[in-house]
Predicted 3D model of a 1493-nucleotide RNA (small-subunit ribosomal RNA) from an uncultured rumen bacterium.
Its Rfam family is "Bacterial small subunit ribosomal RNA". Its family is annotated with ribosome and structural constituent of ribosome in the Gene Ontology.
The RNAcentral record of the sequence draws on ENA, Greengenes and SILVA.
RNA sequence: AGAGUUUGAUCCUGGCUCAGAAUGAACGCUAGCUACAGGCUUAACACAUGCAAGUCGUGGGGCAGCAUCGGAGAAGCUUCGGCUUAUCCGGAUGGCGACCGGCGAAUGGGUGAGUAACACGUAUCCAACCUGCCGCCCAGUGAGGAAUAGGCUCCCGAAAGGGAAAUUAAUGCCUCAUGAGGUGUGUUUCUGACAUCAGAGACAUACGAAAGCCGCGAGGCGCUGGGUGAUGGGGAUGCGUCCGAUUAGCUUGUUGGCGGGGUAACGGCCCACCAAGGCGACGAUCGGUAGGGGUUCUGAGAGGAAGGUCCCCCACAUUGGAACUGAGACACGGUCCAAACUCCUACGGGAGGCAGCAGUGAGGAAUAUUGGUCAAUGGCCGCGAGGCUGAACCAGCCAAGUAGCGUGCAGGAAGACGGCCCUAUGGGUUGUAAACUGCUUUUGCAGGGGAAUAAAGUAUGCCACGUGUGGUGUUUUGCAUGUACCCUGCGAAUAAGGAUCGGCUAAUUCCGUGCCAGCAGCCGCGGUAAUACGGAAGAUCCGAGCGUUAUCCGGAUUUAUUGGGUUUAAAGGGAGCGUAGGCGGAAUGCUAAGUCAGUUGUGAAAUACUGCGGCUCAACCGUAGAAUUGCAGUUGAAACUGGCAUUCUUGAGUGUACAUAAGGAUGGUGGAAUUUGUGGUGUAGCGGUGAAAUGCAUAGAUAUCACGAAGAACUCCGAUUGCGAAGGCAGCCAUCUGGGUUACGACUGACGCUGAGGCUCGAAAGUGCGGGUAUCAAACAGGAUUAGAUACCCUGGUAGUCCGCACAGUAAACGAUGGAUACUCGUGGUUGGCGAUAGACAGUCAGUCACCAAGCGAAAGCGUUAAGUAUCCCACCUGGGGAGUACGCCGGCAACGGUGAAACUCAAAGGAAUUGACGGGGGCCCGCACAAGCGGAGGAACAUGUGGUUUAAUUCGAUGAUACGCGAGGAACCUUACCCGGGCUUGAAUUGCAUGGGACAGCGCCAGAGAGGGCGUUUUCUUCGGACCCAUGUGAAGGUGCUGCAUGGUUGUCGUCAGCUCGUGCCGUGAGGUGUCGGCUUAAGUGCCAUAACGAGAACAACCCUUAUCUUCGGUUGCCAUCAGGUGAUGCUGGGCACUCCGGAGACACUGCCAUCGCAAGAUGAGAGGAAGGUGGGGAUGACGUCAAAUCAGCACGGCCCUUACGUCCGGGGCUACACACGUGUUACAAUGGGACAUACAGAGGGCAGCGACAGGGCGAUCUGGAGCAAAUCCCGAAAGUGUCCCCCAGUUCGGACUGGAGUCUGCAACCCGACUCCACGAAGCUGGAUUCGCUAGUAAUCGCGCAUCAGCCAUGGCGCGGUGAAUACGUUCCCGGGCCUUGUACACACCGCCCGUCAAGCCAUGAAAGCCGGGGGUGCCUGAAGUCCGUAACCGCGAGGGGCGGCCUAGGGUAAAACCGGUAAUUGGGGCUAAGUCGUAACAAGGUAACC
Repeated sequence: AGAGUUUGAUCCUGGCUCAGAAUGAACGCUAGCUACAGGCUUAACACAUGCAAGUCGUGGGGCAGCAUCGGAGAAGCUUCGGCUUAUCCGGAUGGCGACCGGCGAAUGGGUGAGUAACACGUAUCCAACCUGCCGCCCAGUGAGGAAUAGGCUCCCGAAAGGGAAAUUAAUGCCUCAUGAGGUGUGUUUCUGACAUCAGAGACAUACGAAAGCCGCGAGGCGCUGGGUGAUGGGGAUGCGUCCGAUUAGCUUGUUGGCGGGGUAACGGCCCACCAAGGCGACGAUCGGUAGGGGUUCUGAGAGGAAGGUCCCCCACAUUGGAACUGAGACACGGUCCAAACUCCUACGGGAGGCAGCAGUGAGGAAUAUUGGUCAAUGGCCGCGAGGCUGAACCAGCCAAGUAGCGUGCAGGAAGACGGCCCUAUGGGUUGUAAACUGCUUUUGCAGGGGAAUAAAGUAUGCCACGUGUGGUGUUUUGCAUGUACCCUGCGAAUAAGGAUCGGCUAAUUCCGUGCCAGCAGCCGCGGUAAUACGGAAGAUCCGAGCGUUAUCCGGAUUUAUUGGGUUUAAAGGGAGCGUAGGCGGAAUGCUAAGUCAGUUGUGAAAUACUGCGGCUCAACCGUAGAAUUGCAGUUGAAACUGGCAUUCUUGAGUGUACAUAAGGAUGGUGGAAUUUGUGGUGUAGCGGUGAAAUGCAUAGAUAUCACGAAGAACUCCGAUUGCGAAGGCAGCCAUCUGGGUUACGACUGACGCUGAGGCUCGAAAGUGCGGGUAUCAAACAGGAUUAGAUACCCUGGUAGUCCGCACAGUAAACGAUGGAUACUCGUGGUUGGCGAUAGACAGUCAGUCACCAAGCGAAAGCGUUAAGUAUCCCACCUGGGGAGUACGCCGGCAACGGUGAAACUCAAAGGAAUUGACGGGGGCCCGCACAAGCGGAGGAACAUGUGGUUUAAUUCGAUGAUACGCGAGGAACCUUACCCGGGCUUGAAUUGCAUGGGACAGCGCCAGAGAGGGCGUUUUCUUCGGACCCAUGUGAAGGUGCUGCAUGGUUGUCGUCAGCUCGUGCCGUGAGGUGUCGGCUUAAGUGCCAUAACGAGAACAACCCUUAUCUUCGGUUGCCAUCAGGUGAUGCUGGGCACUCCGGAGACACUGCCAUCGCAAGAUGAGAGGAAGGUGGGGAUGACGUCAAAUCAGCACGGCCCUUACGUCCGGGGCUACACACGUGUUACAAUGGGACAUACAGAGGGCAGCGACAGGGCGAUCUGGAGCAAAUCCCGAAAGUGUCCCCCAGUUCGGACUGGAGUCUGCAACCCGACUCCACGAAGCUGGAUUCGCUAGUAAUCGCGCAUCAGCCAUGGCGCGGUGAAUACGUUCCCGGGCCUUGUACACACCGCCCGUCAAGCCAUGAAAGCCGGGGGUGCCUGAAGUCCGUAACCGCGAGGGGCGGCCUAGGGUAAAACCGGUAAUUGGGGCUAAGUCGUAACAAGGUAACC
């Protein structure tokens, strides 16, 4: 210090989440020791038991118990002295239960319920106060008296306790005396103060004290009055101290005064009277929450959060009230009353208060021992010794925290075994880790020694002086503790885990699982190869701990003072006027509130920081310093802000003058149009639409003419025009009225800016009342459209639209941009005024537009009219949804408006820009894409493939284009993968090693469906190494089983479309862009020009093959012009290579030439030339990529699966099934034809288990014989065509399916299931609906021929070959596909996208709700304990006084009516969430009616 997460990617906004530190913590796993600190955060819930406040006999009467002493008598023993034991007497001594009295009990200790307050903190004040014990000073301590506890005698009661009579003491109580000083009153003097006044003094008068005890004594301890100090307390004030305005008004002792009462003291603290005030937007009142501070945690700080332990203050003591005593309390371990609860009881009545220390129950996730000691520190009492002290000091329990230590150290490689992982079998890792060798001993165990804490104090002796202090000697006091610590011995001996390993975040592999089980802080993992689940191995981090959970701060500049924003992300109020408030021009002087500096006081200690020191170190502790940023006093300074005073003119305003505008209000007035009325003309339609219909019209419409009526709106001018605060304002005229600008510089002299509340204005729609109503037109009606159409379109049509008055108060009320002021380059236009000049200006002021520099901005953009640079004021924002909703309040006639949440839910929502894709967006262009044509398909029969169905099986794959005569270029067996049945298990095939053998195979026979089995027979080669084969054993097998979504390779398609990229440079924060865009051109990103780009690559083109022309070379098997020979005939022969042809090499074509157009590239011309002309035709060649496209069944291959079977062999069957549907084809429907006969012309191929001439048989398929040919030699071979004849439009001499019969051929075998031939049979079909396919020239169409596979063939298929040989293209509007540019986008799985709402289902939280229940607070009325105070005749007392009675106030109780808050509720409202529900398709593209408010 940052990181993850919105997107295909980017920048920004913005939330969520993480890494850090912390804790009085809890939970899980684990656990050796020590020191220090800590330990009910919940029920201020209830408490058994013990302890926590006593002490003083030097205040007192006394003597129950103890001890001592004395005495008495008794018993036992006896050394006869006495001793022991028990009993009784004596307060005589030490002491002392209970009692009177004094002091203490108001401290200490606990808790945080209440309290938002002078409670706390800080500062100041009390001249308005008190203060026991303590210090100092002054003055005293005289004389009497009456009681009462206790004890004694009785009584009541279960107890607690109470009562009566007589008697008694005190430092208890009372009376008298004295009283300097004190207090009250009166008079008076001085001093001080801002003041109510205070202090000091004088005189007079009145009032009011006391206690003794110890000691031989000296003396000591006390007592009383007063003053003063100290300490502690009380009171007052300034400032500070949580949230809510959905709490805006509160208050009657309330605010003040006068006079009293009361108090230690001031005060409405209380009372009587008088006045009507007081508080509040600077937040009163009310509601909620909460002890406050020092401090603690966090943070760079500013802040934020917290207030446990320790210290200070406050409050409380079961709940509420009250007083008494006292110096002090309204009192935790006191009293009284009331209430709730618990306990005892003899039922009459009593007792109690752990929020003291332990402890118990309960609650809870959760928090300890019914311990020891007063040794130290401190407290109370006491003269003191001493007593008491759950304060305190110690110990116990708890990893609950911090700190320290340990669990060993060194060597040790055969890098052991084992585990895990990989593999090329070599290895890697665990790992110097272990074993093993040596060493050490913290800790542990055992043994021994052994503190400090005791400075001090007690008792006692001595000394000094200032006579109660100091010094000194001796003596005594230790719980913790035989602890810390030290020494010795033993022996690696007694001691390691937790979490994590996808990214953030350090650390990875295997196995299991298969959207299951599970994980998860966020993003997200898991659907058969999971580094994310579970296990293992390894690794990483921390370590006696480690993780999880909870909470707080941080990161978060994500509430922004430091330190944010508001055009589009959340966010500028609709606009103005203006109150409070905030801020404010120039000059001078004074002041000193703010400000600054010095100084004084305070800011407790502890804490935190720094230095030094003590525990072995550290934590911890001690000591010193600085700090404590604050408050107050005081002394200065005077720049700035403020205040006061005096000036100024530039801000602001006034005045004068000239122009200016749809500024506003009222009244009038004008024409066109519309509708309507009357009349005329006129006749059949009008109107409306995409097309129609509803509607109007022969009762005369529409159209047209004339005249009239009504209401509303103002054409042209008219414009980035003008005016206005905004909304808004438009014919013309008049009246009234508002504003701004300019010029002048006369007047005022800061009068200004902004503006919470407030007031006013405020489009349209809407509301009320009254008018008006021509047009248009929600609702509504009808007609269309549609699957539907409560819409879009059409015909009508009411509110409304218009006017007046009143309300309403909102809009995408927008420049999505608050107002004011100042400053900061320019250019161009325009409105109004002024100036100069004279018809144009580089002037000036105020507006209004466009473009741009700097700057700003996330970017788009803004840019003197800022979104720049600054200042001031106001308003508003803080993730999305829920929601501008609910509740409450305010306003409104209502509609509704203003204000305005939460629960719950998500990890995003969003802005700008980028690249794509898409659009029922645009532009340009191309393609048999359409159009123009030719021929087909779709109808029929058959062939073939597919779906479906069937089946034991109908093996598998391919499935829009891009599957369907596809894999298959050929299923009768085989193939074959499928089914049934029969066999085999190292196996059918291949192979290593070992052993054995010479066979195996063939042939024959036997049973069997066959595989296989049985029997017989025949029987190797050799270079002697072996080869080959078989058998057995062993190791490998085998799988057309799964996954094409794990893959390689190959292929289809977009598409032979023109596109796809890179380097460097440049632009941009970036994704990216530029280049590749633009203009022209091309088949082409082909080229040219232009150009922040310049170049390059893969594609294109070319190079390659073929075809078309020519040349040259060569000339057999090809050819034959010339020469010769020969035949029935033929290049048949000699010969030749001219020609054809064959096959090598080459030429040719390049827009090269001409003309026109064009800058060029190039285009055009039925141009020339040429065999061929603009890539001549055809082929091969397929960029980056897309479709998780196809194929694990062609092959290869990872993983998974089977192993007497999912392997393998065999026989048979199936892949050929058949109500049906589709694709691709063949043959036809006929006369451009069919049949018969005759007859002509190819190319390219193939051929020895072959092609087979020729001859013969057969109607024929074919059979028999068979020349020639391993091929330019021999063989296979055309058809359409042409000629002649027949048929004559018919289901035919068309068509040939189907069927019967007879055959041929192949083959082991044609039943399922072959082809062909002949005879006979002679079906559908007469040109094919919607729709759809191919083709632009040697093409379509048509005709035949060949080949591969192959024994044969279901071939009408596929691949080739030649023959004959057309028609048409105006053109690019439309359909389809594609390319480029541009635009919009809420799409990016990319429109087969995204996405909205109702309904249905489940779950969740929430609003309303008849009611029901509860809570706190207040009010009225009734009642009213204890208690203070007040009043008072009878009673008691000599009296003081008391009792009794009454009164005021009041806790509590009862009752009543309201308000507020919460819970619950039949029912009901919307909301949110939830892989695959229903209905539609509202939005995103012009989203198919632009969207939105």